This is a predicted structure of a 100-nucleotide RNA (c-di-GMP-I riboswitch aptamer) from an uncultured Paenibacillaceae bacterium. It matches the Rfam family "c-di-GMP-I riboswitch aptamer". From the family's description: GEMM was predicted in a large-scale screen for bacterial structured RNA regulatory elements. Its family is annotated with cyclic-di-GMP binding in the Gene Ontology. The coordinates come from a structure-prediction model, not an experiment, and the mean pLDDT is 81. The model forms 95% of the base pairs in the Rfam consensus.
[in-house]
RNA sequence: UCAUCGAUACGGCAAACUUGUCGAAAGACAAGGACGCAAAGCUACAGGGCCUUCCUUACUAUCGUAGAUUACGAGAAUAAGAUGGCAGCCAGCUGCCGAA
Numbered sequence: 001u002c003a004u005c006g007a008u009a010c011g012g013c014a015a016a017c018u019u020g021u022c023g024a025a026a027g028a029c030a031a032g033g034a035c036g037c038a039a040a041g042c043u044a045c046a047g048g049g050c051c052u053u054c055c056u057u058a059c060u061a062u063c064g065u066a067g068a069u070u071a072c073g074a075g076a077a078u079a080a081g082a083u084g085g086c087a088g089c090c091a092g093c094u095g096c097c098g099a100a
Stems, first nucleotide, its partner, number of pairs: 005098002012037002017032006035088001041093003047090002049086003055081004062074005
């Protein structure tokens, strides 16, 4: 000096919740607040996984139109889908201190 590792020291971050703002939502930002964290620093089109669904497609119940047991349109609910989001899920990159 480096790796592993997590004692020491300086410190750092900030869960839930509350208030306000943005957003369809997930969620984000700010203030308060501290459950915890040795990376709870950064990265979401480098990767996996997860969440949401304004919107798109399909479609049941149902409704409407034509006029006849059919066709067309709309269509709550439901299902699928991110160009939205989560880094305090795994992961990638970087970093402070230097005991055993």